[in-house]
RNA sequence: GGCUGCGUAGCUCAGUGGUAGAGCAUUGCUCUCAUGAGGCAGGGGUCCCGAGUUCAACUCUCGGCGCAGCCA
Repeated sequence: GGCUGCGUAGCUCAGUGGUAGAGCAUUGCUCUCAUGAGGCAGGGGUCCCGAGUUCAACUCUCGGCGCAGCCA
C1' cells in the first nucleotide's frame, strides 16, 4: 500500500429499513443472626464521525477515523 471483517449500555454481544434490547455488572427493596446466592423493581446509550438515499436509517450507499486478520 491492497483486500476482508468489526465499531451499539461499565463489560460481552444481539438487533439487516418502522422510533434500541439481553446477559453480567451497578443501585434500591426483599430474604438471612450476618454475608453470599435467590426473588422483585430501577438507573444507565448523540448506536465511532460526517455526508447521501428514503415518508422513515443502528440497519442501505459514499468518505473519514480506530481495531483485528490476510496478502504484498
Transfer RNA from a Nanobdellota archaeon, 72 nucleotides, folded computationally. The coordinates come from a structure-prediction model, not an experiment, and the mean pLDDT is 83. RNAcentral holds the sequence, with entries from ENA. Its Rfam family is "tRNA". About the family: Transfer RNA (tRNA) molecules are approximately 80 nucleotides in length.